[in-house]
């Protein structure tokens, strides 16, 4: 000096959004383990589970210089060996974590102690004795061991003396020693201080979780005496005394060895305590002493007891949580190596010996480090894969090739350090060094939907299966399985498991709590926690300086060693803790001493449903009595039940009861809340205002406490008028345990005593300050004013709106804070489960209060946004109603569709918006279906190859397709090679499919709607989704327009341009017109173009003009002018968008499927069936009509495979012959209803026409299934149609003909056209749909919406239970090994304590348990519809009946209720 450094977020709630809150992931880490792979080295680690049990071997011996005594060797000089006796060590080192919640640990401190070897220092060591084992003899037992007998030593034991030591006040007392040893060095011996090092023993603080463990203690707490230790001590025993301990958590249960330390964090924390280190505890299980300095003793003793082995069954033996190593147990964890060479330890003078401590190999990718598998160059971008739009892309400079290298590997030489003065090296031929060979020996693992770095294509079809959280997957899966490519790590890599982060998601740093979880129902108060102002001292906290510790190791720094790192080594240093000593006094405590402003006290005043009793009063009610009166009352949507003629109701008199107390009354008052309302009265609490006289901090908040507490309920004695759960009855419904109505018991009411709970809410705890205002109100004062009240100003005090600043997710909150701050207290931490279970209190019971867990989801929530919906609101439109006119629904017939039926009855369409739809027309064809015959490169397309023109008549088989023969016939182009076109044949690419998917599409439609809405830039508001524009006030057919306005503008919608129609000019007249001329039968012809008409062009209508309302606009009303008048009238013409609307069967078209067939051909049937049911239509049911006869008037159209005149024939449908026309020429083509005239006279007819007969007629290959029409003859059903229901607002309905397209033929359908031509709209209450605004939602798949609870069924945890069964734990009691102390004695024995048994009741905790409770979950089960909208009886809390069920019903509160009306306040003018 430098120290240390340092903080990141994503996904998921939802249509969007902001927030609240959990889940989940990314990071690090590990003594792991699992799967796939696996070259090398170097340090490190390696039973976490059975403190189960253990085979075999070693792990603690030494000393002959303590001693006897036997043996062996000898150079006789001696040397060695050892079983015993005696030293010293086996209390160390070595494991393990079972127990312990405790002075075990840590940290700091202490006094009443002992301590072998070891330093030091003093001093000693004289005499003397009696034993023992070996050893010998001699028993005993299988062993194991062991008796008796006798001899023996010594540093083994004992005595006597001696002492500085030790006790005792003194007297006195008590008390030691060993020798060995090459003879001389040493080395022991004994007493006594010191001293080091161990070790014992106290205390301050620190040390998990649980109160659903609250009380605990009897040697317990403390004293005297006695014992007892190395030592205080009730550490024991005798008396006395009653104490200790505890919410600052005793006891009690559960878990757990503690630290240094590691992990992992910015950090503070949180988790952890393997490996090294220190302490402690234990040594099979439990209890015990011995011995010793030291142990109650891991390789020591007894004793008990489980176990395992020996065994001659008498009777013994063992303890690996020591190194290895074996079973087991588990997801898992090494060798029965080497060596004392080095570090240390025992014993020895000493050589030495012993030493699984240690040193070291070995096994395992277990972790950490480090290297390697090759490095340059190399495109024709080689082959192969893989994709592909077929061009190509991409694997990939990657390989091949060329060239270098040699770290590793592999032969092969040398070869250490560790070792010290000197001998001594397990590892070790190791580590290093060299030499040669050769790219040679060496890569996988995981991921690739988001997070999260990386993507294609098959295959599979909610399957198989993936997943860490969203969430893939139901036929095009970037998510499943494989491939090819990619990313990440890389001798690994994934996965799992646990901790910590990220989690500010337990918040100290660094959260909350109106509505998301979350303020106790309120209030007194204890402890505790907080606390005004001056001033003095103490110096706990506090700042600050010196000292002691806070081991090593580890972490940090900085050097250094090993080629480098890991990994070591030296040095250095801090933070924080304790203990100790000086100082400092601002602050906070303690304390003295004083203030008065906080807080009381007192004085005067004052409002008030405060509160308790007690007495009074009137109006309704019901009821009893009586008069009046009479048939009906009552009651609801509408009804009944009920009540009345035995007189109700309704009314007059009179009386009795009981409960509530109108007007005043107000979002005004009181009160701590719960609450409190006639009136007087007594008692009584509290506010407020004034005043400044007293006290002097007395104060704030309050765990537990203890008081109060609406309704309902509960106990006893009373009352009961009304009302009024249960209950009965009467409606209503499918039901109706309900809403609606008649009854009505408990309750409601008093009295006394329980209960203690509500949406007990301002879903806002209590104090204190501080921070703009405005405006009503209550109470009280004071000023001005005035006789006085009023008015007007100012202050306190409560109650209200609105707002600023600030805060809030947002809503809103805003001096009554949810703003800024102090203090206290209670209370949240995901939804369910569950305010449930047990357990305790507590209560007469209902119940209340405390209050989990298991399982179980990825959410549950709050605000606000847009929609969308309301059996919410308001304003407006539509033939939407109503106000007409004519229909359908009834009848017969058509056509369609459902269903049935069928071999087929092809297929599609399905509320509106499918049913006379696709089909503008199924006899055959069409055609798709069916039943049968046929064909296979195929009816149809392209490409090769051969062969023939082609084509044309023809037999024969067949139903026909088709098969099989026969004759004719040689064509066009040429460069003479051939070729073009058709035909047949073969083979292969392929054709084909009306097979599926319209929920894979493109087009194209319908719808809502021709409704008036849908949007953008860009500005501003808002975190933010989104608002604003686009809303409002007029106004329109309409977001049309016109004022307003944080909005200016602008697009597609609208309306305009466009068609067609009305009026007029004006060109142009032929196939059209004819005024005048002239002609005809006739615009027939000449002629003409005025007019009709035609089709081009152009005028004309714009609220432009008048008056009137309105805002001087817009714009609406009247008028006028004018063929036409406020869109003239009709058509075209359809905003962003919704229906996964419709169509793969118009076409087109991805994918899937068929392929001698799901293709294609042909005949024949079917599509036309028919108990029945619906939709859409013709035609009637008749006189406004049918029939007969006459007579008139259109428009649009369409024609050569055609329309067809005219003439002839036919009753007629047509026929037969024919003119003109490709068409303002010519035909269809006679319009018809309508006029006249007759005739029918109200009836199943002269209506009506189905149906069937018979007999034509057209079309066509062919009318039988199956056509059209004509004639005659039949002549059904209907006499105006039930519930429902369509369609029409003017040239419309409503009526009457024409014509078209498809089409050989076939039309009551379709699309056009013309004729005749009405009625009514008061008017928007209602019904339907649609548009704006606003309002609620628990809906966004958007009310076809969500959604509840009972039953049934299956799984899963779980409470309860007659018991059954473990464990643990203290008591009593009985027995009582070993031992210790104690008597007492030669001994034997005996007493006290005592492990283990045994007996007994408890207490805690688990397993099971018959049956039973509820819970929670699970595509499509039942019953109902609570709840969300006024959810259809607002709806929810508390309670108390009831009921399958969700729930109803009272009573009493909430708004977290829509909706009108009113009535307050407020803003704004």
């Nucleotide at each position: 000096u430098a120290c240390a450094c340092g903080a990141a977020g994503a996904g998921u709630u939802u249509g969007a959004u902001c927030c609240u809150g959990g889940c989940u992931c990314a990071g690090g880490a590990u003594g792991a383990a699992c799967g796939c792979u696996g070259g090398c080295g170097g340090u490190a680690u390696g039973c976490u589970u059975a403190a189960c049990a253990c085979a075999u071997g070693c792990a603690a011996g030494u000393c002959g210089a303590a001693c006897g005594a036997a043996c062996c060797c000898u150079u006789c000089g001696g040397g060695g060996u050892u079983a015993g006796u005696g030293g010293c060590g086996g209390a160390c080192g070595g494991g393990u974590g079972a127990g312990u919640a405790a002075c075990a640990c840590g940290u700091a401190g202490g006094a009443a102690u002992c301590u072998a070897c070891c330093c030091u220092c003093a001093g000693g060591a004289g005499g003397g004795g009696a034993a023992u084992a070996a050893c010998a003899g001699u028993g005993g037992g299988a062993a194991a061991c062991u008796g008796c007998u006798g001899c023996u030593a010594a540093u083994a034991c004992c005595c006597c003396g001696u002492a500085g030591g030790g006790c005792g006040c003194a007297a006195g007392c008590u008390g030691a020693a060993a020798g060995a040893g090459u003879u001389c060095a040493u080395c022991g011996c004994c007493u006594g201080a010191g001293g080091a090092u161990g070790a014992g023993c106290c205390u301050g603080c620190g040390u998990c979780g649980g109160a659903u463990u609250a009380g605990c203690u009897a040697g317990u707490u403390g004293g005297u005496g006695g014992g007892g230790u190395a030592a205080a001590g009730g550490c024991c025993u005798a008396c006395c005394a009653a104490g200790g301990c505890g919410a600052c958590g005793a006891u009690c249960c559960g878990u757990a060895g503690c630290g240094g330390g590691u992990c992992u964090g910015a950090g503070a924390g949180g988790a952890u305590g393997g490996c090294c280190c220190g302490c402690c505890a234990c040594a099979c299980u439990g209890g015990g002493a011995c011995u010793g300095a030291g142990a109650c003793a891991c390789g020591g003793c007894c004793c008990a007891g489980a176990c395992u082995c020996c065994u001659a069954c008498g009777g013994g033996a063992g303890g690996c949580a020591g190194c290895a190593g074996u079973g087991g147990g588990g997801a898992a964890u090494u060798u029965u190596c080497c060596g004392c060479a080095a570090u240390g330890g025992g014993c020895g003078c000493a050589a030495g010996c012993c030493u699984g401590a240690c040193g070291g190999a070995g096994c395992a990718a277990u972790a950490c480090c480090g290297c390697g598998u090759g490095a340059g160059g190399g495109a024709g971008g080689a082959a192969g894969g893989c994709c592909c739009u077929u061009g190509g892309g991409u694997u990939g400079u990657a390989a091949a090739c060329c060239u270098c290298u040699u770290u590793u590997c592999u032969g092969g030489g040398g070869g250490a350090c560790g070792a010290a003065a000197a001998c001594u090296g397990a590892c070790g031929g190791u580590a290093c060094c060299c030499c040669a060979g050769g790219a040679a020996u060496c890569a996988g693992c995981a991921u690739c939907g988001g997070c999260u770095a990386a993507c294609u294509c098959c295959g599979u079809g909610c399957c198989a299966g993936c997943a860490g959280c969203c969430g893939c997957g139901g036929u095009a899966a970037g998510a499943c399985g494989g491939a090819g490519g990619a990313u990440g790590c890389a001798a690994g890599c994934g996965u799992u498991a646990u901790c910590c982060g990220g989690a500010a998601u337990u918040a100290u740093u660094g959260g909350g709590c109106g509505u998301a979880a979350a303020g106790c129902g309120u209030a007194c108060g204890u402890a505790g926690g907080c606390g005004g102002c001056u001033u003095g001292u103490c110096a706990a906290g506090u700042c600050u300086g010196g000292g002691g510790u806070u081991a090593a190791a580890g972490a940090c720094c900085a050097c250094a060693g090993c080629u480098u790192a890991a990994c070591u080594g030296u040095g250095g240093g801090c933070a924080g803790g304790c203990c100790u000593u000086g100082g400092a006094a601002a602050c906070u405590g303690g304390u003295g001493a004083g203030c008065u402003g906080g807080a009381g006290u007192g004085a005067g005043g004052u409002a008030g449903g405060g509160g308790u009793a007690g007495c009074g009063g009137g109006a309704a009610u019901u009821c009893c009595c009586g008069g009046u009166g009479u048939a009906g009352c009552g009651g609801u949507g509408a009804a009944a039940u009920g009540c009345g003629u035995a007189g109700a109701u309704a009314u007059c008199g009179g009386g009795a009861a009981g409960a509530a107390c109108a007007c005043c009354u107000g979002a005004g008052g009181c009160g701590a809340a719960a609450g409190c309302g006639c009136g007087c009265u007594a008692c009584u609490g509290g506010g407020c205002c004034u005043u400044a006289a007293c006290u002097g901090a007395c104060g704030c908040u309050g765990a537990g406490g203890u008081a109060c507490g609406a309704a309902a309920g509960c106990u006893a004695g009373g009352g009961g008028a009304g009302c009024g759960a249960a209950u009965g009855g009467g409606a209503u419904u499918a039901g109706a345990u309900a809403c609606c109505c008649c009854a009505g018991u408990a309750g409601u009411c008093c009295u006394a005593g329980c209960c203690g709970u509500a949406a007990a809410c301002g879903a806002u705890g209590g104090a204190c300050a501080c921070u703009a205002g405005a405006u009503g109100u209550u109470g009280c004062c004071c000023g001005u004013a005035u006789c006085g009240a009023c008015c007007c100003g100012g202050g306190c005090a409560g109650u209200g709106u609105c707002g600023u600043a600030g805060c809030u997710a947002a809503c809103g909150c805003g001096u009554u804070a949810a703003g800024u701050g102090u203090c206290c207290c209670g209370c949240c931490u995901g939804g369910g489960g569950a305010g449930u279970a047990c357990g305790c209190a507590c209560g007469c019971a209902a119940g209340u209060g405390u209050g989990a867990a298991a399982c179980u989801c990825a959410a549950a929530g709050g605000a606000a946004u847009u929609g969308a919906c309301g059996g919410g609101g308001g304003c407006c439109c539509g033939c939407a109603c109503a106000a007409g006119c004519g229909g359908u629904g009834g009848a017969g017939c058509a056509u369609g569709u459902g269903g049935u039926u069928u071999a087929a009855u092809u297929c599609g369409a399905u509320g509106c918006a499918a049913c006379g739809c696709g089909a503008a027309g199924a006899a055959c064809c069409u055609u798709a279906c069916c039943a049968g015959g046929g064909c296979u490169u195929g009816a149809c397309a392209u490409g090769c190859c051969g062969c023939g023109a082609a084509c044309c008549c023809u037999g024969c088989c067949g139903a026909a397709a088709g098969g099989u023969g026969g004759g004719g016939g040689u064509g066009c182009c040429u460069u003479c090679g051939g070729g073009a076109g058709c035909g047949c044949g073969g083979a292969c690419a392929c054709a084909g499919g009306u097979g599926g998917u319209g929920c894979a599409u493109g087009g194209c439609u319908g719808u809502c709607g021709u409704c008036a809405g849908c949007u953008c830039g860009u500005g501003u508001c808002g975190u933010g989704a989104g608002a604003u524009g686009u809303u409002g006030g007029g106004u329109u057919a309409a977001g049309u327009c016109c004022c307003g306005c944080a909005a200016c503008g602008a697009g597609c919608g609208c309306a305009a341009c466009c068609c067609u129609u009305g009026u007029u000019u004006u060109c142009a007249g032929u196939u059209g017109c004819c005024a005048g001329c002239a002609u005809u039968g006739a615009g027939u012809u000449g002629g003409g173009c005025a007019c009709u008409c035609u089709g081009g062009a152009g005028a004309g209508a714009c609220u432009g003009c008048c008056g009137g309302u309105g805002a001087c606009a817009a714009a609406c009303c009247g008028g006028a002018g004018g063929a036409a008048g406020g869109u003239g009238a009709g058509g075209a013409u359809g905003a962003c968008g919704u229906c996964a609307a419709g169509u793969c069967a118009g076409c087109a078209u991805g994918c899937c499927c068929c392929u001698u067939a799901c293709g294609u051909u042909c005949u024949g049937g079917g599509c036309u069936a028919c108990a029945c049911a619906c939709g859409u239509g013709c035609u009637a049911c008749a006189a406004u009509g049918g029939c007969g006869c006459g007579g008139a008037c259109a428009a649009a159209g369409a024609g050569u495979u055609g329309c067809a005149a005219a003439g002839c024939c036919g009753c007629g449908a047509g026929g037969c012959c024919a003119a003109g026309c490709c068409a303002a020429u010519c035909u269809c083509a006679g319009a018809a209803a309508u006029c006249g005239c007759g005739u029918c006279u109200c009836a199943g007819u002269u209506c009506a026409g189905a149906u069937c007969g018979c007999a034509g007629g057209c079309u066509g290959c062919a009318a039988c299934u199956c056509g059209c029409c004509u004639g005659c003859g039949u002549g059904a059903a209907g006499g105006c149609g039930g519930a429902a229901u369509c369609g029409c607002u003017a040239g419309u309905a409503a009526u009457c003909g024409c014509a078209g397209a498809u089409c050989a033929g076939c039309a009551u359908g379709c699309u056009g056209c013309g004729g005749u031509g009405a009625a009514u709209a008061c008017g928007u209450u209602c019904c339907c749909g649609g548009g704006c605004c606003u309002u609620g939602u628990a809906c966004a798949c958007a009310c076809c919406g969500c959604c509840c609870g009972u039953c049934a069924c299956a799984c899963c945890a779980u409470g309860g239970g007659a018991g059954c069964u473990g464990g643990c734990c203290a008591u009593g009691c009985c027995c009582g090994a070993a031992g210790u102390c104690g008597g007492a004695g030669a001994a034997c024995c005996c007493g006290c304590c005592g492990a283990a048994g045994g007996c007994a009741g408890g207490g805690c905790u688990g397993g099971u348990g018959a049956c039973u409770g509820g819970g929670g979950u699970g595509a499509a089960g039942u019953c109902g519809u609570a709840a969300c909208a006024a959810g259809g009886u607002a709806g929810c809390c508390g309670u108390a009946c009831c009921g399958g069920a969700a729930g109803g019903u009272g009573c009493g509160g909430c708004u977290g209720g829509a909706u009108c009306a009113c009535c307050u306040c407020c803003u704004u003018u």